[in-house]
RNA sequence: UUAAUAAGUAGAGGUGCAUUGAAGAAGAGUAUAUAGCAGGUGUUAAGAGGGAAACCCUCAAUAUUGCUAUAGAAAGGCUGACGUGCCGAAGUCGUUAAAUGGUUUUCAAUUUAACGGUUGGGGGUUUAGUGAAUAACUAAACAACUGUCAUGGAAAUACUAAUCCAUGGGGCGCUAUUUGUUAA
Numbered sequence: 001u002u003a004a005u006a007a008g009u010a011g012a013g014g015u016g017c018a019u020u021g022a023a024g025a026a027g028a029g030u031a032u033a034u035a036g037c038a039g040g041u042g043u044u045a046a047g048a049g050g051g052a053a054a055c056c057c058u059c060a061a062u063a064u065u066g067c068u069a070u071a072g073a074a075a076g077g078c079u080g081a082c083g084u085g086c087c088g089a090a091g092u093c094g095u096u097a098a099a100u101g102g103u104u105u106u107c108a109a110u111u112u113a114a115c116g117g118u119u120g121g122g123g124g125u126u127u128a129g130u131g132a133a134u135a136a137c138u139a140a141a142c143a144a145c146u147g148u149c150a151u152g153g154a155a156a157u158a159c160u161a162a163u164c165c166a167u168g169g170g171g172c173g174c175u176a177u178u179u180g181u182u183a184a
Stems, first nucleotide, its partner, number of pairs: 001184011014087001016086004023079002032071007047059004051107001052105004090119011120146002124142007148169007
């Protein structure tokens, strides 16, 4: 000096990722409260309501439900801009632990944390799910785009500069750099 390997540091992709608060649209004249009217299965607990089951609680009338009048929300999700943290940013699946609603349940759902798997990135179409929603989000598939690396080809081949095409791979990656070890 070169190559390999281990650990670290700094970066790149771009409709890039996530997020706090304020404001706004929608949620919605909905849920709900009060008053009136209608209705009415069950009383030997086998009826109705409280996410599911059991228990518990309430109810022959004010169960569930429907109509009229008055009053009348909120949460999750969304939005332009500003700010903050960043480039496994972050999302998603599974397991474990804790919390939630009357009690319990290796039930279901939501939130938080740890571990493991998986996805390079943003958009489009279709299907399924969540959702008030034709908003938005999640998953899968499909065909392209983009970034990077490898191989091959074209152009260029004096300097400068690092372009275009095709095929294939994938973030436990790629570029630059520092230190240690090994080999020449």
Source information:
This is a predicted structure of a 184-nucleotide RNA (Lysine riboswitch aptamer) from Andreesenella formicacetica. The model forms 98% of the base pairs in the Rfam consensus. RNAcentral holds the sequence, with entries from Ribocentre. The source organism's lineage runs through Bacteria, Bacillati, Bacillota, Peptostreptococcales and Andreesenella. Model confidence (mean pLDDT): 76 of 100.